[in-house]
Molecule: c-di-GMP-I riboswitch aptamer
Organism: Bacillota bacterium
C1' cells in the first nucleotide's frame, strides 16, 4: 500500500440515568455510571438530515445520523 474486522494483545471512547454547573431551549461542561463503539478520533464558515429559538427573517445545536479527513492492532 490494499483487502478485511474471524480469534487475540495493549490499551481508548463512553449512551440511558444520578448529582452539580451553564443556557429561553436544543443543547454543552464535570463527577459518578455502562448501552454501545475499529474511528463514539477530528471536522458544525463548505454536502445533506435532525432538532431548538423565533411570526418570519436571523440566531444556536447535534459529528453516538449519513457524510468528509486522519488513524491503532491483527488478518489478507
Nucleotide at each position: 500500500u490494499u483487502u478485511u474486522g474471524a480469534a487475540a494483545a495493549a490499551g481508548g471512547c463512553a449512551a440511558a440515568c444520578c448529582u452539580c454547573u451553564c443556557g429561553u431551549a436544543a443543547g454543552a461542561g464535570a463527577g459518578g455510571g455502562a448501552c454501545g463503539c475499529a474511528a463514539a478520533a477530528c471536522u458544525a464558515c463548505a454536502g445533506g438530515g435532525u432538532c431548538c429559538u423565533c411570526a418570519c427573517u436571523u440566531g444556536g445545536a447535534c459529528a453516538g445520523c449519513c457524510a468528509g479527513u486522519u488513524g491503532c492492532c491483527g488478518c489478507u